[in-house]
RNA sequence: GGUCGGGCCCCAUGGACGCUCGGCUUGUGAAUCUGGUCAGGGCUUGACCGCAGCAGCCAUAAGCGAUGUCGAUCGAGCCGUGGGUUUCCUGGCCGCC
Numbered sequence: 001g002g003u004c005g006g007g008c009c010c011c012a013u014g015g016a017c018g019c020u021c022g023g024c025u026u027g028u029g030a031a032u033c034u035g036g037u038c039a040g041g042g043c044u045u046g047a048c049c050g051c052a053g054c055a056g057c058c059a060u061a062a063g064c065g066a067u068g069u070c071g072a073u074c075g076a077g078c079c080g081u082g083g084g085u086u087u088c089c090u091g092g093c094c095g096c097c
Stems, first nucleotide, its partner, number of pairs: 001094007009084007017075002020072005025066004034059004042051002
């Protein structure tokens, strides 16, 4: 000096991970302005039927939680793959002095 490889750097791409958000699952959840069923009692009837309907119970809305999944944004970061540059670092080989 040449060449090849690697590192750093840059680009693309994929993945994991993390915060947040949303969907699904699930729990809880409105004395009254949700629903259903409505004991008792009330109204009605000659009576039966019926009517409205408190409490209770059930199911839920908004909301608030929990686990797991699916998706999305973000990333001084990490890993994989492919490439780029010859400035820098490093190693091998070859050639010359």